[in-house]
This is a predicted structure of a 521-nucleotide part of an RNA (small-subunit ribosomal RNA, 5' domain) from a metagenome.
Its mean pLDDT, the model's own confidence on a scale to 100, is 85.
RNAcentral holds the full RNA, with entries from SILVA.

Context: one part of a larger RNA
RNA sequence: GGAUGAACGCUAGCGGCAGGCUUAAUACAUGCAAGUCGAGGGGUAAUCAUGCCUUCGGGUAUGAACGACCGGCGCACGGGUGCGUAACGCGUAUGCAACCUACCUCUUACUGGGGAAUAGCCCCGAGAAAUCGGGAUUAAUACCCCAUAAUAUUCAUUAUUCGCAUGUUUAAUGAAUUAAAGAUUUAUCGGUAAGAGAUGGGCAUGCGUGGCAUUAGCUAGUUGGUGAGGUAACGGCUCACAAAGGCUACGAUGCCUAGGGGUCCUGAGAGGGUUUCCCCCCACACUGGUACUGAGACACGGACCAGACUCCUACGGGAGGCAGCAGUAAGGAAUAUUGGGCAAUGGGCGAAAGCCUGACCCAGCCAUGCCGCGUGCAGGAUGACAGCCCUAUGGGUUGUAAACUGCUUUUAUAUAGGAAAAAACUUCCCGACGUGUCGGGAACUGAUGGUACUAUAUGAAUAAGCAUCGGCUAACUCCGUGCCAGCAGCCGCGGUAAUACGGAGGAUGCAAGCGUUAUCC
Numbered sequence: 001g002g003a004u005g006a007a008c009g010c011u012a013g014c015g016g017c018a019g020g021c022u023u024a025a026u027a028c029a030u031g032c033a034a035g036u037c038g039a040g041g042g043g044u045a046a047u048c049a050u051g052c053c054u055u056c057g058g059g060u061a062u063g064a065a066c067g068a069c070c071g072g073c074g075c076a077c078g079g080g081u082g083c084g085u086a087a088c089g090c091g092u093a094u095g096c097a098a099c100c101u102a103c104c105u106c107u108u109a110c111u112g113g114g115g116a117a118u119a120g121c122c123c124c125g126a127g128a129a130a131u132c133g134g135g136a137u138u139a140a141u142a143c144c145c146c147a148u149a150a151u152a153u154u155c156a157u158u159a160u161u162c163g164c165a166u167g168u169u170u171a172a173u174g175a176a177u178u179a180a181a182g183a184u185u186u187a188u189c190g191g192u193a194a195g196a197g198a199u200g201g202g203c204a205u206g207c208g209u210g211g212c213a214u215u216a217g218c219u220a221g222u223u224g225g226u227g228a229g230g231u232a233a234c235g236g237c238u239c240a241c242a243a244a245g246g247c248u249a250c251g252a253u254g255c256c257u258a259g260g261g262g263u264c265c266u267g268a269g270a271g272g273g274u275u276u277c278c279c280c281c282c283a284c285a286c287u288g289g290u291a292c293u294g295a296g297a298c299a300c301g302g303a304c305c306a307g308a309c310u311c312c313u314a315c316g317g318g319a320g321g322c323a324g325c326a327g328u329a330a331g332g333a334a335u336a337u338u339g340g341g342c343a344a345u346g347g348g349c350g351a352a353a354g355c356c357u358g359a360c361c362c363a364g365c366c367a368u369g370c371c372g373c374g375u376g377c378a379g380g381a382u383g384a385c386a387g388c389c390c391u392a393u394g395g396g397u398u399g400u401a402a403a404c405u406g407c408u409u410u411u412a413u414a415u416a417g418g419a420a421a422a423a424a425c426u427u428c429c430c431g432a433c434g435u436g437u438c439g440g441g442a443a444c445u446g447a448u449g450g451u452a453c454u455a456u457a458u459g460a461a462u463a464a465g466c467a468u469c470g471g472c473u474a475a476c477u478c479c480g481u482g483c484c485a486g487c488a489g490c491c492g493c494g495g496u497a498a499u500a501c502g503g504a505g506g507a508u509g510c511a512a513g514c515g516u517u518a519u520c521c
Stems, first nucleotide, its partner, number of pairs: 001521004006517005013373006019366002021331001026329003030326003035073003040070002043066002047064007080284003089209008099201002104197008112146004122135005152177008162167001182189002210256003217247003222244002225241005259281004264273003286307005309320004337363001339362003345359001346357004376407004387398001389396002412458006421448001426443008465510005470491003476505005486493002
């Protein structure tokens, strides 16, 4: 000098864009953050409309809709944090002849028949509650059985292609096993099996990726083998058996520290430092463990067990998990609103309308940073008077500064107008192909926001500080103090003429900021 997720002191007019618990992965009151589908099902708790009845309380039927329940899909995404991890965790480059992939796309084939339950509803019961038990009865795209079936799976035989090896491709024959679900506006949406693609993952490997040798030896599933089990899949992943191996001075093992990268800062570069925001990957979800469901989890707002903590209790027993968004307490030098909206983008469900979405889009707070604008401009010397300061008392300086004259109106205030972000979906009309897709036109939809922006009016009107002035380093005098009080980044200054302390006048630098502190180069 540059930089910062900064903090502190003094000061402060506005806007745009960004950023905002670096500490206690401490504890959390309250609200919200994951639902949706009635075009899967039985149904009807509430609401609305219409009809009928009515003791005026309501009852009943139909339709619209729909609480709870069964079922499907989603909840494994999105969002948060950096505890752990020095590791195939990450980065990069490869491999899988050792693998999986719901929804989506393309292709082929099929979608036949039957059965038994169960939630809900109803009845009864236990309990303070959470919740639970019993009985009767009922449906399905829930569950089960049968049929059919191969380019699926398994086995056997034969021929054949390719490979670095285990092996593998293709074809044929034979045997065995395995599937489905309906809805409806009748044209679609679904369902099952198989093949291919796309997407997303899994596994393995080369190289790279902190400190300490004042850590020198480490290891018993350890190292490899055979066999078995397990997995989507290879593998000591697990187990049995027999063997005795494996790593290490090219740093094993141990201890300490740490999420990694793209980036970012600095530097001429080499290098050094860094991982806040944004993106990718990993890990975690009160602590530890476990699996279930599922295409996918060993699952932040799922389950079970144990533990610590908090809360409720009728003392028998129960409930909970903000490292989601706000917010609270605590800690700290220090870090924001218990805001608006789904209008846009994206996601989930749905045929759609739509519903949900603290993702997201916006607004609020904070000079935390960067950038931009303003606080006037021109003229004006009797260099005015007065003031402060200095002085050799002549004067000098503040200073064109002011007054005064003319101009402008960014900004401010007031008034008026007022966006883009919106194109889709959907509805209607038209056209093409041919009945549903595509194209065109019209209508509908804005939280932000009466905001940005524009125009008019008024009037210099509403707006400057901070640090420094001995040298480094731009900027000097007076007064006070007297090795005191104090200053200080280094050298150093102060003991009676201090340009170095404190004040004043003046000056210099930067400027809505300026200094200090901390950290990095």